[in-house]
Notes:
A computed fold for a 112-nucleotide RNA from a soil metagenome, annotated as SAM riboswitch aptamer (S box leader). It matches the Rfam family "SAM riboswitch aptamer (S box leader)". Its family is annotated with regulation of gene expression in the Gene Ontology. Model confidence (mean pLDDT): 82 of 100.
Order: sequence, then structure tokens, then C1' cells
RNA sequence: CUCAUCCAGAGAGGCGGAGGGACAGGCCCUGCGAAGCCUCGGCAACCCCGCCCCGCCGACCGGCGGGCGGCAGGUGCCAACUCCUUCCCGGAGGGAUUCCGGGAGAGAUGAG
Repeated sequence: CUCAUCCAGAGAGGCGGAGGGACAGGCCCUGCGAAGCCUCGGCAACCCCGCCCCGCCGACCGGCGGGCGGCAGGUGCCAACUCCUUCCCGGAGGGAUUCCGGGAGAGAUGAG
């Protein structure tokens, strides 16, 4: 940089000792113990593994995409929708610092 996903799911213990939730604003979590590190456990299924399931390409091997099943391994994750928000478009509403939908932006994770 590109693509995919982000309203689901899943925490105990030890060390530690004041922060953490990306940034800013808010609102939260936190001495009934934050971050971080370690141990064990779990969730999930991106990669991965399997298939006498399907489609396309290919002469074959195979490749790509989808479906179903799995979780040994590589990541990831285990408060709150990505905790909420900003901008654009559309809609609802008498109206609101209101609500709903779509898109963009930012961020996170994975694969390339």
C1' cells in the first nucleotide's frame, strides 16, 4: 500500500504498584489493585487442516472463488458496538445537544 472483517464470543492466579480505555473531547474502568510481565485457562476461525459439495479457468498437475466440517500449528482476542463521537448523503420527527440507514475518514486484527 491492497483486500477482508469489526452489534457475536471468551478470565483466573502470581509478580507489580498507578494508571488504563489509540489520539482529542466525553463517558467509563481502576488501591474491592491500572499498565506491564509470567503461568494456566478460554473464545474465535484470518492463516491453517480435511472433504467421493459447488462454480469458473486450465490438456493434466493445479489455481481462484464459494460451501460444510475441524482446531494440531502461526497470529489475534478475552469491560462497555471499534465504549460514544467527526464529515457527506438520505429518511423519521412539531422540535431537540433526538433517532434510523448508507457512504467517507480514523483505528484495530489478519492475509498478501
Of the family's consensus pairs, 97% are formed in the model.